[in-house]
RNA sequence: UGAUUGAGGCGCAAAGACCAAGAGUAAAUAAUCGGAGAAGUGUGGGACUUCGAGGAAAGUUAUUGAAAGGGGAAUUUGCCGAAGCUUUAAGGACUUCUCGCAUUCUUAAAGUUGGGCCUGUAUUGAACAAAUGCAGGACUGUCAUAUAGUGGACCUAUAUGGAGGGCUAUUG
Numbered sequence: 001u002g003a004u005u006g007a008g009g010c011g012c013a014a015a016g017a018c019c020a021a022g023a024g025u026a027a028a029u030a031a032u033c034g035g036a037g038a039a040g041u042g043u044g045g046g047a048c049u050u051c052g053a054g055g056a057a058a059g060u061u062a063u064u065g066a067a068a069g070g071g072g073a074a075u076u077u078g079c080c081g082a083a084g085c086u087u088u089a090a091g092g093a094c095u096u097c098u099c100g101c102a103u104u105c106u107u108a109a110a111g112u113u114g115g116g117c118c119u120g121u122a123u124u125g126a127a128c129a130a131a132u133g134c135a136g137g138a139c140u141g142u143c144a145u146a147u148a149g150u151g152g153a154c155c156u157a158u159a160u161g162g163a164g165g166g167c168u169a170u171u172g
Base pairs, nucleotide, nucleotide: 001172002171003170004169006167009080011079012078013077014076015075018072019071027064028063029062030061031060032059037051038050039049040048042101043100044099045098046097047096083113084112085111086110087109088108089107090106091105092104093103114140115139117137118136119135120134121133122132123131124130142162143161144160145159146158147157148156149155
């Protein structure tokens, strides 16, 4: 300076029979009440269309009664920048059309985090679940330095500090 290799452990990601929750919610039907709006996009504006005094919306009662996202999970697969997040750009999805915002998917670039856990807070969320951002806390792996065990190397312990573009091993 290249290549290969391996390690950190409640390690990372994907799938997942089955399960909880969502929820007696949304929705449908009927009745009642009510008396002019309602619906077609997650949201706002504009346009257009449809329904409505032969009774709109909301409310109440009764009957029936889901689903998605997210979560747990036996087990399996791929792996150790595994993977995650942020920003920017391009292209899609979400809609009767259009503009703005939001959400989501794919690709690329740049940046950031060694790892899991706990606490607080913000956002998303039905949630007290979970995820993500920020801050803090010990713990842990790795390397460096210092001290000691010990005269040297290895090793161990303690302390301090760094970061995975690292570290270990082999090798051109």